[in-house]
Order: sequence, then structure tokens, then C1' cells
RNA sequence: GUGCCCGUAGCUCAGCGGAAAGAGCACCUGUCUACGAAGCAGGGGGCCGGAGGUUCAAAUCCUCCCGGGCACA
Repeated sequence: GUGCCCGUAGCUCAGCGGAAAGAGCACCUGUCUACGAAGCAGGGGGCCGGAGGUUCAAAUCCUCCCGGGCACA
């Protein structure tokens, strides 16, 4: 330099054009306990790497840029 893949909650990931964007773990509260852990019940937290574009509508499609990974050179 070229090609491909990835970038969504603190972490690991799902979501593949139309519901107020979800799960597990973590965190907070309550319950339980002598206390704690586990279990159980509930809760907070992201506007989806950035900027444009297409569309009535985009995390989801297209372009450029940024970051990470792999391959080739």
C1' cells in the first nucleotide's frame, strides 16, 4: 500500500430497513442470613466509532474518515 472482518450498556455479545435498542455478567436496592456468599424480587446505565448520503423511515444500505484484527505485498 491492497483486500477482508470487526467497532452497540463497565465487560462479552445479540439485533441483518419500521415496536420506547436487548441478553448474560458486573453495579445499585430489597429479601434471605448471626454476617457474608449464593438464590429470589426489582432498578440504574448505551441513541448504536465520527461525518455525509439514500429512504416516508437507517444500529441495520452506500461513501469517506478514525480505531482494532487477519491475509497478501
The RNA shown here (transfer RNA) has 73 nucleotides.
Its mean pLDDT, the model's own confidence on a scale to 100, is 82.
The sequence is in RNAcentral, with records from ENA.
Rfam family: tRNA. Its family is annotated with triplet codon-amino acid adaptor activity in the Gene Ontology.